[in-house]
Context: one part of a larger RNA
RNA sequence: GAACGAACGCUGGCGGCGUGCCUAACACAUGCAAGUCGAACGGUAACAGGGCUAGCUUGCUAGCCGCUGACGAGUGGCGCACGGGUGAGUAACGCGUGGUUACCUGCCCAUCAGUGGGGGACAACUCCGGGAAACCGGAGCUAAUACCGCAUACGACCUUCGGGUGAAAGCGGGGGAUUCUUUUAGAACCUCGCGCUGAUGGAUGGAACCGCGUCCGAUUAGCUAGUUGGUGGGGUAACGGCCUACCAAGGCGAUGAUCGGUAGCUGGUCUGAGAGGAUGAUCAGCCACACUGGAACUGAGACACGGUCCAGACUCCUACGGGAGGCAGCAGUGGGGAAUAUUGCACAAUGGACGAAAGUCUGAUGCAGCAACGCCGCGCGGAGGAUGACACAUUUCGGUGCGUAAACUCCUUUUAUAUGGGAAGAUAAUGACGGUACCAUAUGAAUAAGCACCGGCUAACUCCGUGCCAGCAGCCGCGGUAAUACGGAGGGUGCAAGCGUUACUC
Numbered sequence: 001g002a003a004c005g006a007a008c009g010c011u012g013g014c015g016g017c018g019u020g021c022c023u024a025a026c027a028c029a030u031g032c033a034a035g036u037c038g039a040a041c042g043g044u045a046a047c048a049g050g051g052c053u054a055g056c057u058u059g060c061u062a063g064c065c066g067c068u069g070a071c072g073a074g075u076g077g078c079g080c081a082c083g084g085g086u087g088a089g090u091a092a093c094g095c096g097u098g099g100u101u102a103c104c105u106g107c108c109c110a111u112c113a114g115u116g117g118g119g120g121a122c123a124a125c126u127c128c129g130g131g132a133a134a135c136c137g138g139a140g141c142u143a144a145u146a147c148c149g150c151a152u153a154c155g156a157c158c159u160u161c162g163g164g165u166g167a168a169a170g171c172g173g174g175g176g177a178u179u180c181u182u183u184u185a186g187a188a189c190c191u192c193g194c195g196c197u198g199a200u201g202g203a204u205g206g207a208a209c210c211g212c213g214u215c216c217g218a219u220u221a222g223c224u225a226g227u228u229g230g231u232g233g234g235g236u237a238a239c240g241g242c243c244u245a246c247c248a249a250g251g252c253g254a255u256g257a258u259c260g261g262u263a264g265c266u267g268g269u270c271u272g273a274g275a276g277g278a279u280g281a282u283c284a285g286c287c288a289c290a291c292u293g294g295a296a297c298u299g300a301g302a303c304a305c306g307g308u309c310c311a312g313a314c315u316c317c318u319a320c321g322g323g324a325g326g327c328a329g330c331a332g333u334g335g336g337g338a339a340u341a342u343u344g345c346a347c348a349a350u351g352g353a354c355g356a357a358a359g360u361c362u363g364a365u366g367c368a369g370c371a372a373c374g375c376c377g378c379g380c381g382g383a384g385g386a387u388g389a390c391a392c393a394u395u396u397c398g399g400u401g402c403g404u405a406a407a408c409u410c411c412u413u414u415u416a417u418a419u420g421g422g423a424a425g426a427u428a429a430u431g432a433c434g435g436u437a438c439c440a441u442a443u444g445a446a447u448a449a450g451c452a453c454c455g456g457c458u459a460a461c462u463c464c465g466u467g468c469c470a471g472c473a474g475c476c477g478c479g480g481u482a483a484u485a486c487g488g489a490g491g492g493u494g495c496a497a498g499c500g501u502u503a504c505u506c
Stems, first nucleotide, its partner, number of pairs: 001506002006502005013378006019371002021336001026334003030331003035078003040075002043071002047069003050065007085289003094214008103206002108202008116150001118148002125140006156165003170194006178188004215261003222252003227249008264286004268279004291312005314325004342368001344367003350364001351362004381411004392401003416443006425433001450495005455476003461490005471478002
């Protein structure tokens, strides 16, 4: 000198764009953060419409009917493995970079072949019972794109090459003759759309392996028994001591094994002429974690932040028998700390989940609020104005400085205030932001300057007070009676809505 997620002191007008728990991965009250589909299903708790019945104050009340719109709870499907948070752990194929294959991949795309015919349940519901609650048990009824056989098998899989194994589900819209059924209608049938099953390829996402790179310590020198390799078997989507039985005795290490300490890694960021050094907030990629430890289930995908089970610590409820919970999601609270914000608005946009769609959900996101925390921009007026006023300071008492500075005259209106108009962002509709940005008019210099320094380094000097005291100080050093170095004043210098100090880095 530069830099900062900064803090502290003094001061503080506005706007734009960013940024904001670096500490206790400490504990958390409350609300919200993942649902959706009735075009899969049985249904009807609530709401609305309609119909029927009854009462009558003739337009209200009561009851019934799922008939319609819809829909609580339930079965079922998809999603909940994304998005969001944090950096505790990890010195590792974790990350970076380059390669390799023994693998998987829901939704999506392309192609091929199918989608026939049956069955038995379980919720909801009804009844009974247990429990303080959480919730649970028994009996009975029932639907499906839930579940299970049968048939078929272009591909596929297995094979001793003879053969064998394995599938599916329907739903919605439209339709003129004809046929059937209980006429309105429904079914058969035709057609369209969305699905479903088997398979191949693609795309996307993931998995595994390898070369190289990746902090400090030798006051850590030896480490290793599934250890190193082989065979058989198991397991996995898949290779493999991944696991297991047996066999062999190997494997790593001063080119630093093992052990200990520290640490998420990277693109980047800061600095520097560069080489390098330091760093890894915000944004982006990867990894790891979700009260602590362990485990699996479901699923295309998890060993799963707002799922399950077990154990532990902690908190809460309890009728003492037993239960409930997990903010390192967004706000917010206590605590810690030098220190870090609102229990806000909206799904209008972008994106995501579900849905045929309408749409619903979305603390992702878009916005607003708070903070000079940072960067950038703007302003606090402009021109004229000398008997060079007054005050203040100084003085050699003549004066000199502040100083065209002020007063005074003329002018302007960025900003401010008030009034009116008023967007783009949205494509036909839909705008949280927001009556915001912006524009016009009016008023009136009106609302707006501080901080540090002035011995040298280093731009800027005098007076008074103090008297090695009080104090200053980054280094050198100032102060013991004339201190440009302490404190005050006048003046000056530098920067400026900031200025200084401190911490850390180059």

Predicted 3D model of a 506-nucleotide part of an RNA (small-subunit ribosomal RNA, 5' domain) from an uncultured bacterium. Rfam family: Bacterial small subunit ribosomal RNA. Rfam links the family to the GO terms structural constituent of ribosome and ribosome. The RNAcentral record of the full RNA draws on ENA and SILVA.